[in-house]
Overview: A computed fold for a 135-nucleotide RNA from a Bacillota bacterium, annotated as c-di-AMP riboswitch aptamer (ydaO/yuaA leader). The organism belongs to Bacillota, within Bacteria. The sequence was found by an Rfam model in a public genome assembly.

RNA sequence: ACACUAAUCUUGCCAAAUUGCUUGCGUGUUAAGCAACCGGGGGAACCAAGUUUGGGGUGAAUCUUGUCAUCAAGUAGGGCUUCUCUCCGCGCCCGAACCCGUCAGCUAACUCCGGAGGCAAUACCUCGAGGGGAG
Numbered sequence: 001a002c003a004c005u006a007a008u009c010u011u012g013c014c015a016a017a018u019u020g021c022u023u024g025c026g027u028g029u030u031a032a033g034c035a036a037c038c039g040g041g042g043g044a045a046c047c048a049a050g051u052u053u054g055g056g057g058u059g060a061a062u063c064u065u066g067u068c069a070u071c072a073a074g075u076a077g078g079g080c081u082u083c084u085c086u087c088c089g090c091g092c093c094c095g096a097a098c099c100c101g102u103c104a105g106c107u108a109a110c111u112c113c114g115g116a117g118g119c120a121a122u123a124c125c126u127c128g129a130g131g132g133g134a135g
Base pairs, nucleotide, nucleotide: 011120012119013118014117018036019035020034021033022032023031037115038114039113040112041111042110047105054103055100056099057098058097063074064073065072066071077094078093079092080091083130084129085128089124
């Protein structure tokens, strides 16, 4: 000097997954409650529709074809611009998983839950608008 690993802090990305307050713990384990805000489910009338070929929910993650299977090729759809938003392109990715348990359409009142996890390290181009900082 470089690389790798671990921890803390900062910045940023996907996602609803953030913030504040109070209490508790402190040998070891490290949590509980409340609130704001964000997100999801159930639940009338009216309307609509369906019930073993079971049905349904969260999510972008659905579908088609091939393969003995594994898996592969695509695809509806989704993400990435490093202050933010709109726009023009290019490129690179994802296109899962889990849950309910015979049951749930919409749905006012009402009611029940969730606020995890995983990543990145100078970061592509164009148009316009807005914001912040410095001089």